Predicted 3D model of an 84-nucleotide RNA (transfer RNA) from a Candidatus Magasanikiibacteriota bacterium. The source organism's lineage runs through Bacteria, Bacteria candidate phyla and Candidatus Magasanikiibacteriota. It matches the Rfam family "tRNA". It is annotated as a transfer RNA. From the family's description: Transfer RNA (tRNA) molecules are approximately 80 nucleotides in length. The coordinates come from a structure-prediction model, not an experiment, and the mean pLDDT is 80.

[in-house]
RNA sequence: GGGCGGGUGGCGGAAUUGGUAGACGCACUGGAUUCAAAAUCCAGCGAUGGCGACAUCAUGAGGGUUCAAGUCCCUCCUCGCCUA
Numbered sequence: 001g002g003g004c005g006g007g008u009g010g011c012g013g014a015a016u017u018g019g020u021a022g023a024c025g026c027a028c029u030g031g032a033u034u035c036a037a038a039a040u041c042c043a044g045c046g047a048u049g050g051c052g053a054c055a056u057c058a059u060g061a062g063g064g065u066u067c068a069a070g071u072c073c074c075u076c077c078u079c080g081c082c083u084a
Stems, first nucleotide, its partner, number of pairs: 001083007010026003019067001028044005046057004060076005
């Protein structure tokens, strides 16, 4: 240089057909239990603003297509593998 695959909450990782983004697990927070803890059980948990109802934003970055994009198209960044 050429080819292929990946990038999503704090972490791993789903969403594979374009149709509620973040299931599920871990971590974390609150509670129950305990003398205290661990384990277990229950509930919560993306970000920002707001007293709150709620609003806005969020899938590596920027564009495009579409009523609608994590998903399709283009360019770039980055990681891994193959090849010369």